[in-house]
Record summary
FMN riboswitch aptamer (RFN element) from Nocardioides soli, 146 nucleotides, folded computationally. The coordinates come from a structure-prediction model, not an experiment, and the mean pLDDT is 77. Taxonomically the source falls in Nocardioides (Bacteria, Bacillati, Actinomycetes, Propionibacteriales). Of the family's consensus pairs, 97% are formed in the model. The sequence was found by an Rfam model in a public genome assembly.
């Protein structure tokens, strides 16, 4: 420095106008949001005489992860219902052109998507489980091997 472990922090942004109704921030028009980590031909700084180095930044729709939902073993419990730990299932959404050797990431265009359960009326955005829980991951702290 790398790698590998255990602890610990820390982890999502938005309903605005204007419409039709008895009623809707839920419908309709027209705005408005885009989580981590990978990739990334753009892109910002520093360095160097070049060549070329370091650094950070960039995908809601590519890959992965995650709440949420559902199975299953276990353990508490006489059952059930519950909680817990562990496995496992399910989990949205892109196209045309353009440039290039190369682009699902650049450019330009039009499009498309967003758990569950509530609501005088259907919700990505309003309230609730949630002042929870959370995995991949940033970061500190400690060990362990090279």
């Nucleotide at each position: 420095u790398c790698g590998c472990g255990u602890g610990c922090u820390c982890u999502g942004g938005g309903g605005u106008c204007g419409g039709u109704g008895a009623a809707a921030u839920u419908c309709c028009g027209a705005g408005c949001c885009g989580g981590c980590g990978g990739u990334g031909a753009c892109u910002g700084g520093c360095c160097g005489a070049g060549a070329g180095g370091c650094c950070g930044g960039a995908a809601g729709u590519c890959c992965g992860c995650g709440a949420c939902c559902c199975g299953g073993u276990c353990a508490c419990a006489g059952c059930c219902a519950g909680u817990g730990a562990c496995c496992g299932g399910u989990u949205g959404a892109c196209c045309a052109g353009g440039u290039g050797g190369a682009a699902c990431u650049c450019c330009u265009g039009g499009a498309c998507c967003g758990a569950c359960g509530g609501u005088c009326a259907a919700a990505g955005u309003c309230c609730g489980g949630a002042u929870g829980g959370g995995a991949a991951g940033c970061g500190c702290a400690c060990g362990c091997u090279g």